The RNA shown here (SAM riboswitch aptamer (S box leader)) has 108 nucleotides and comes from uncultured Polaribacter sp. Taxonomically the source falls in Polaribacter (Bacteria, Pseudomonadati, Flavobacteriia, Flavobacteriales). Of the family's consensus pairs, 94% are formed in the model. The sequence was found by an Rfam model in a public genome assembly.
């Protein structure tokens, strides 16, 4: 950085620095934000991919449970916010799926 496979439901904030901008791009809607964005830094604090325990199975794969949470990652305003592509419903308007994105985990 590329590739496959999974999931995109819920959840969980205070201090401290900084000072205009953030919500992933681009284009516009709409939202937060000098009652202090964004980065950083400390602490927690969510969840359960990886993983750990027990159980089956045991050559091995692997399946199921956990009021499991040491460790590695992520996450901790609302929401992959919406529309942009394609489709369904007669359709202002709803659904659904593509495309992109985001996180693990494997592998180049």
């Nucleotide at each position: 950085c590329c590739g496959u496979u999974a999931u995109c439901a819920c959840g969980a904030a205070a201090g401290g620095u900084a000072g205009a901008g953030g919500g992933a791009u681009u284009a516009g809607a709409c939202c937060c934000g000098g009652u202090g964005a964004a980065g950083c830094c400390u602490u927690g604090g969510c969840a359960a991919c990886c993983c750990a325990u027990u159980u089956c199975g045991u050559u091995a794969a692997g399946a199921a449970a956990u009021a499991g949470a040491a460790g590695g990652u992520g996450c901790u305003a609302c929401a992959u916010u919406c529309u942009a592509c394609a489709g369904a419903u007669u359709a202002u308007a709803u659904c659904u799926g593509a495309c992109a994105g985001a996180u693990a985990a494997c592998a180049g």